[in-house]
RNA sequence: GUUGUGGCCUAGCCCGGUAUGGCGACGGGCUCCAGACCCGUCGAUCGUGAGUUCAAAUCUCACCAACCCCA
Numbered sequence: 001g002u003u004g005u006g007g008c009c010u011a012g013c014c015c016g017g018u019a020u021g022g023c024g025a026c027g028g029g030c031u032c033c034a035g036a037c038c039c040g041u042c043g044a045u046c047g048u049g050a051g052u053u054c055a056a057a058u059c060u061c062a063c064c065a066a067c068c069c070c071a
Base pairs, nucleotide, nucleotide: 001067002066003065004064007023008022009021017054024042025041026040027039028038029037047063048062049061050060051059
């Protein structure tokens, strides 16, 4: 200096206002069965804590972790 958001990947952060998409899992349709395809459902209080605010993933501060650079 960069990054940290469902089980995994990822958008949103600058400019505060219901958490985005994919994979996956579960149920159903289809099928002799399975895959593919179609429909539905599930799951993140956003690394931790504090502050500001009517309201914080988003702004401020401290800390933690991973990676990179300089001396």
Transfer RNA from Methanoregula sp., 71 nucleotides, folded computationally. Lineage of the source: Archaea > Methanobacteriati > Methanomicrobia > Methanomicrobiales > Methanoregula. It matches the Rfam family "tRNA". Rfam classes the family as a transfer RNA.